[in-house]
RNA sequence: AGAGUUUGAUCCUGGCUCAGGAUCAACGCUGGCGGCGUGCCUAACGCAUGUAAGUCGAACGCAGCACCUUCGGGCGCUGAGUGGCGAACGGCUGAGGAACACGUACGAACCUGCCCUCUCGUGGGGAAUAACGCCGCGAAAGCGGUGCUAAUACCGCGUACGCUGGGGCUUCGGCCUCAGGAAAGUCUUCGGACGCGGGAGGAGGGGCGUGCGGCCCAUCAGGUGGUUGGUGGGGUAAUGGCCUACCAAGCCGGUGACGGGUAGCUGGUCUGUGAGGACGAUCAGCCAGACUGGGACUGCGAAACGGCCCAGACACCUACGGGUGGCAGCAGCGAGGAAUCUUCCACAAUGGGCGCAAGCCCGAUGGAGCAACGCCGCGUGGAGGACGACGGCCUUCGGGUUGUAAACUCCUUUCGGGGGGGAGGAUACGGACAGUACCCCCAAAAGCAGCCCCGGCUAACUCUGUGCCAGCAGCCGCGGUAAUACAGAGGGGGCAAGCGUUGUCCGGAAUUACUGGGCGUAAAGCGCGCGCAGGCGGUGGUCUAUGUGCCGUGUGACAGGCGGGGGCUCAACCCCCGGCUCGCAGGGUAGACAGGGCGACUGGAGGCAGGGAGAGGGAUGUGGAAUGCCCGGUGGAGCGGUGAAAUGCGUAGAGAUCGGGCGGAACACCAGCGGCGAAGGCGGCAUCCUGGCCCUGUACUGACGCUGAGGCGCGAGAGCGUGGGGAGCGAACUGGAUUAGAUACCCAGGUAGUCCACGCCGUAAACGAUGUGCACCCGGCGCUGGGACGUGAUUGCGCGUCGGUGCCACAGCUUACGCGAUGAGUGCACCGCCUGGGGAGUACGGCCGCAAGGCUAAAACUCAGAGGAAUUGACGGGGGCCCGCACAAGCAGCGGAGCGUGUGGUUUAAUUCGACGCAACACGAAGAACCUUACCUAGACUUGACAUGCACCUGCAUGGCCGAGAAAUCGGUCAGCCUUCGAGGGUGGUGCACCGGUGCUGCAUGGCUGUCGUCAGCUCGUGUCGUGAGAUGUUGGGUUAAGUCCCGCAACGAGCGCAACCCUUGCCCCAUGUUACUUGUGUCAUGGGGGACUGCCGGUGGGUUCCACCGGAGGAAGGCGGGGAUGACGUCAAGUCCGCAUGGCCCCUACGUCUAGGGCUACACACACGCUACAAUGGCCGGCGGAAUGCGGAGCGAAAGCGCAAGCUGGAGCAAAUCGCGAAGGUCGGCCGCAGUUCAGAUUGGGGGCUGCAACUCGCCCCCAUGAAGGCGGAGUUGCUAGUAACCGCGUGUCAGCAAAGCGCGGUGAAUACGUACCCGGGCCUUGUACACACCGCCCGUCACGUCAUGGGAGUCGGGAACACCUGAAGUCCGUGGGCCGACCUGCGAUGUGGGAGGCAGCGGCCGAGGGUGGGCCUGGCGACUGGGACGAAGUCGUAACAAGGUAACC
Repeated sequence: AGAGUUUGAUCCUGGCUCAGGAUCAACGCUGGCGGCGUGCCUAACGCAUGUAAGUCGAACGCAGCACCUUCGGGCGCUGAGUGGCGAACGGCUGAGGAACACGUACGAACCUGCCCUCUCGUGGGGAAUAACGCCGCGAAAGCGGUGCUAAUACCGCGUACGCUGGGGCUUCGGCCUCAGGAAAGUCUUCGGACGCGGGAGGAGGGGCGUGCGGCCCAUCAGGUGGUUGGUGGGGUAAUGGCCUACCAAGCCGGUGACGGGUAGCUGGUCUGUGAGGACGAUCAGCCAGACUGGGACUGCGAAACGGCCCAGACACCUACGGGUGGCAGCAGCGAGGAAUCUUCCACAAUGGGCGCAAGCCCGAUGGAGCAACGCCGCGUGGAGGACGACGGCCUUCGGGUUGUAAACUCCUUUCGGGGGGGAGGAUACGGACAGUACCCCCAAAAGCAGCCCCGGCUAACUCUGUGCCAGCAGCCGCGGUAAUACAGAGGGGGCAAGCGUUGUCCGGAAUUACUGGGCGUAAAGCGCGCGCAGGCGGUGGUCUAUGUGCCGUGUGACAGGCGGGGGCUCAACCCCCGGCUCGCAGGGUAGACAGGGCGACUGGAGGCAGGGAGAGGGAUGUGGAAUGCCCGGUGGAGCGGUGAAAUGCGUAGAGAUCGGGCGGAACACCAGCGGCGAAGGCGGCAUCCUGGCCCUGUACUGACGCUGAGGCGCGAGAGCGUGGGGAGCGAACUGGAUUAGAUACCCAGGUAGUCCACGCCGUAAACGAUGUGCACCCGGCGCUGGGACGUGAUUGCGCGUCGGUGCCACAGCUUACGCGAUGAGUGCACCGCCUGGGGAGUACGGCCGCAAGGCUAAAACUCAGAGGAAUUGACGGGGGCCCGCACAAGCAGCGGAGCGUGUGGUUUAAUUCGACGCAACACGAAGAACCUUACCUAGACUUGACAUGCACCUGCAUGGCCGAGAAAUCGGUCAGCCUUCGAGGGUGGUGCACCGGUGCUGCAUGGCUGUCGUCAGCUCGUGUCGUGAGAUGUUGGGUUAAGUCCCGCAACGAGCGCAACCCUUGCCCCAUGUUACUUGUGUCAUGGGGGACUGCCGGUGGGUUCCACCGGAGGAAGGCGGGGAUGACGUCAAGUCCGCAUGGCCCCUACGUCUAGGGCUACACACACGCUACAAUGGCCGGCGGAAUGCGGAGCGAAAGCGCAAGCUGGAGCAAAUCGCGAAGGUCGGCCGCAGUUCAGAUUGGGGGCUGCAACUCGCCCCCAUGAAGGCGGAGUUGCUAGUAACCGCGUGUCAGCAAAGCGCGGUGAAUACGUACCCGGGCCUUGUACACACCGCCCGUCACGUCAUGGGAGUCGGGAACACCUGAAGUCCGUGGGCCGACCUGCGAUGUGGGAGGCAGCGGCCGAGGGUGGGCCUGGCGACUGGGACGAAGUCGUAACAAGGUAACC
C1' cells in the first nucleotide's frame, strides 16, 4: 500500500466482498508451566444461610461474675441501657435522567462536625427520664401503667467580645446607643491531659448561579398559565416564580422551541498517517439509584443501601387478632441466557470509625482459590547421523517424496517431579499470603502438540472416492465420470498452548468527501420569476479592537498515552522524572485583513434626456381564403375510401359545378438555425391600455449590490365546476375491414373535449436533460437591433463598437461522447440537489384540491450487480456498392407409377453399430448366401484364436484314415523329423506375469474429413493516434475473377491466402519410330521445345508516363484459352474411440475365444437417392457404319463346334500400341397407327445356365408363359451458361458370384441469359442496437402454483404520557387546641396549689403518593378478508420494448 466481482473486451461511475487491528466475549477441537491482569454485557428478576458498622467505663446509673481487702472499700471482666461520636464515609449498581446531570472556564447571595492557628471564657442553680422494681396486655413482634435514679442528657439565672438584630452619627477609617445569645465535666503522677462555650481566621468539604461543549427524528412547527416580569409576604444556610397574593402580558422558537426515541457524563479505550469514527468493562472524578411510589425526622451533613412513616406489589411467620422482610455490599442459590468464579484466609500491610490509650470493629483492603478470558515469558530437547532404512503416498516404473526426519552415537536438564535450605514485605510487638519467592542437591530425553488452511483474492498439490448426488461457500463461484474448490489420504503452508468460527467496532470506504466527492448523458439544477430572514459584498481616509496574529499568566486532577531513567533474571507489570494535554479564562501588544462607528468617492447599481426594434401582455373591433351546413340553378349515376375492400353517402337526385346565405374555428404567402418574453409561450389587420429590452448622451443619486431557506406569484396540454358556443378535428363508443384472435394499427361515423367568460388544478422528455450573478481567457464565418469613423456621396463599400442569436475551431476541461467568450475553460458569491439496483416516487402520517390527484416521503424484504460512454463483432421486415445457375430467361428432371437402394418407424430371439437441416438418408458398404459379422440362439474353451518373458514337465508338431457330433472338438490308428545323446530350436502341458475386448467416453485426444468456400479474405512487425478495448495499414477514388492493379492517404513494409509455378487439353517445331499408320513430307505414339505478354494499332478514364477497360489487326488460340490438382485465419465441443493410434473407465471360466444355425434381406406405413416407363423425335425386325478411357496370368480368352438363349466344348494368341475383352444411340429399308397398344415391363408359374462346400431363408443370367401400376405427375423442388445440358452406350474398382450405385471414357449434341426489383448464399462501406451460448438473440405484462416480508382491515388485546373530575395515606405547614404536660414566670394559705408563657394529643384546612371514573392522544401485538411486492427448474396466454422491433420510441 491494496485486491476480487458488471463486459466478448475497454474506460468510467457505483455498490457488494476480502486481506489489518481490537474485544468484559461465546462456541468447536485441543491443552505443559509461571507472572501480571480480567471475569452476569441478559432479569435495576427473586433470594435460603453466614457475614459487610461500630466504638467509648477517661460522660452516666444499674445488673451479673472473678480477684484483693485493713471489710470502709479497691481492682477487673461481661451485659443491656442513658449519653457522645460514627453510622451521609467506605462498598455496589446504571434503572432513571437530554438535565447546569456531566466536562471546562468563571461568578456571588451561602453553610461547614471532626482538624489547624489566634483569642476570651468555663460562675451559680433546677426539674426530669431510660435502665431497674412492681402490675398488666399479646401466639409472636412488641406494648402500656405505676414507682425510683445518674450524667459531658435536659432547663432557667448571672456575665461576655470586635457575635446577631434595630436605631443614630461619620472625615467612610470608624464611633455611640438599645435589645438578644454561652458553657460540662472526667481523669490525674497534681505538672497537667482530654473535653466544653463565645469570637476571628485557615484548610478541606458542600450548596447555588452563568458562558461554552458533547445523541437521533421536522413524517414532532408552533410551545407556555406560575407561564414571563414586577410589588408585598413566606421559605432557605443562601440567590431566585422556590412558594403565595395582587398587578402587567409577557416569555421560548427554523442558530430547531415543544414533542417523541435513545443514552449515566468525563479522564479515557479501540481504530485511523491524520482529520475523524465507534465506545464509556476493569482504574480514577462527578451524577443518579438502593423492592416500587410518596414523605419528612434526626443531624455539620440525608430527603439516609444494611434508619423511620405511609401506600403498592411480592415473599415469609401466625394461635387469623396481627406481625416480619428488602444482597444494585462479600460469598452463595434459583431463574434468564451463547455466557461470567470460592457460601476461602487475614486484619500482617494500606486505609477508615470509635477511644487519652491499650485496643475493638472493617467481605474497604491485603491475599489465596476457580476459568487459556486477555497480555507477557518459558518448555516439550541440543549436536552429530545416508545405506537417503522400514512403512506410507505418488509414479512416465526409471524413480520421486515423507527425509537428517527416525533408528543410532554423544551431550544438556530449563519447566515439571523428589529432597534440603529459606528471605523481603516490619524501625522496635506483630506475616493471612506461605515453608511462598529465591538458592542448592538428585534422577532420566526421561512427563509435555495441537488447530486451521492449500481454485483466485491468499502462502500451500497430488491420488482415491463421489457424479448438480452427498456436500462446500467471505465474494467471484465449485459438484451433471479424470473435481488442486465436496469427502478421505499422502504431502505442503500458516500459527502455536493454542488454533479456528461467530458476534460487535474502527480501518480499507475519497462509499457523507473539514482535511477530501459530485450534479449535460452514470444518482443528482427546484418548470420559471419576485423577494423577507440569512450568507457574501466596490474605492480613499479616520477611530475602535469583536474576529485575527504575537507575548505572558491561571487552569487543563490522578491514572493512562509519549520521551528518558529505574525495579521484578527478561517481558507483561510496577515506580520516578520530563514533556504533552491542540481547550477555556483573565492581562498586555499589533492594527494589515475581516467586522463596527464616522466622514468621503464614482468605476458596481439606479436615475434623467434623445432615439430604436419586436408574433411581449390585456381589451375592443374588423378582413379575406378554406371546410361544413342551408336555399336555389345545371346535371344524371355514381361518390367515397383502401394494400385490396367493405361499412357509409346517392334516383326522395348524391358527387361535380354555378349563385346566394348562415356559422364556428384557425390566420396561407410574407416566414427566416428571424424577432419578443423569466419560463410556460407568442403569428391576419386596426385602435386603446400596458411590461420589459437595446443604443447614444449625461454636469444627477452615491454601494442604494449579488444570491436567496421559508413565503408569494406565474405556469403547455389534459382534467374539474358554472354558463355560453360548436364549422372542422376528435378520446370513449358504433360499424366495416385485417387477423389464429384484433377490445389495435387502416376505413366510415361519432360524444365529451378542442373555442369563449369566470373559478379551480399545478403537472410534463416544463430539455440546452446544463441554477443565478460577476470577472478573466487565441481566432474564423453568418444572421439580427443600434450607433461611431473613413471613403464615396444614389441605394453602397471599408473599418472598428455595444446588445442579441447561430456554425466551426485553439488553449483548457471531460470516462468518453463532446463543451469550447451563449463553457461543460479559469476563479469568486449564494441557493437547490445526489450517495448501489429493485421494493417506490409506493405505504403510513401531514398539508393542498370539488374530484382526478398533487407536494412531502419511508421500511421490511430482495439482488450482486443496476448504470454511462466508447470498442470489436453479430443481427435488422436500416441504407449504399458488388458478386454467385441466386433469381430471371431456357433445357431436362424430381414430387404421381412399378421396381432398386438407403433411412425413419414398426416388428423381432436378433433385425449389430454409426451418420440427423444445408453439411445424415446409392452415406461408412469400392459389392451381408457361409465367411465378412461387430447382433441373436445353441454347443464348447479358459495362459486362451494372437504377442513377449520366466520356471518345471513332456518324445510332441503336422498330415491321412476311422468313430461320436450340427460343427467346434474329442477319441483311436497309421505315417513322419533332429541329435555331438548333454542339450538347442520347435511343439504340447502345468503355473505365474499377462493376452484379448468392433465394451463406454469423438464432450479427455492424435490423425483424417465435411462445411462456410475457390468465398477474398485473415493477420503481423515497426511507426502513428487513442487513458483503454482498439484504430490506422485493410478506409477513400477508379479497376479486377481476385486485398488484382493504379492513384490518393500517418503510414511504411511483410506473412498466410488470390494469381503464377504443377498435371491435362487445343496449335506449331524438333527428336525417336517398336507393337501403331503404312511406305510418306503425312496420321498416330512417346519425349523435348516453341507459342499469348494487353506485346502492336485506335479510342476511353483525372490519364503524357503508370494502370485498367473498349474496339481492331495478326494468330490454332486473346485478354485468367478449356479442365484439373491446390482449400488462408478460423467457425460448427460438426463427423469418426466400429479404419488406425491413444488417456481414462469397465469385463476377465467372460463384455475374451471357437463352432453351427439364424439375423443384418422382416413390412401396415413415411421420406431420400436412383432405374424403367407412360410411347410414333417411338417400339419391333433386318442391313450398314465410325469410339475412347481402360482391364487381363488361380487372368483375358480368339477361331471353330453345340444350344432358341444364358451358356458349354475348345484352346490359338497374349504379362499385351503386338493377343483378348468390346459399343449404343445413329443411318437405310420394312411393319405397327394412338390402342393400356407390337407402349410399358412389375408380378407370378414352369424350364434351364453360371459361380460357389452350400443359392430354402437370401445371388445373377437365359427361355417359355403371365402380363400389374403407369396415358407426363398437387403444393413444392433439383441440375445445367458449351463440346455444357440432354440423349447414348463403353470401361473399371470392389468381386468366387452379384451394380439400377461409385469412379472414369468417348459418341450425338442444343436452348437461353432483357436484367439485378425479388428468393437464397456471400463480400465491402455505413447506420441503429437493451443482442455477445450473438435474432433459433433479448425481453414485457396478466393468469396459475409455492414461499417470504409488508400496507389496508370489522375489530380485539396490551403499553405510555398527559388532561378533567371524584376520593385521598403518611407528612410538613397553617388554624384550633375545651383533653394532657408544664422545669420557666407569677398570686397565694408555699416540697403544695391557682393562673400564665410554652408544648403535645385530637380535630379542621391547603398541598399531596396512590386509587377510581371519563373522553381523547401516542404506540405495539393479533385479526376473517383484501391490496400490491419480492423470489422460485422446464407452467398458460399473447408480443409491448430492443434493428424503421415490423403502427418510431418516450414524457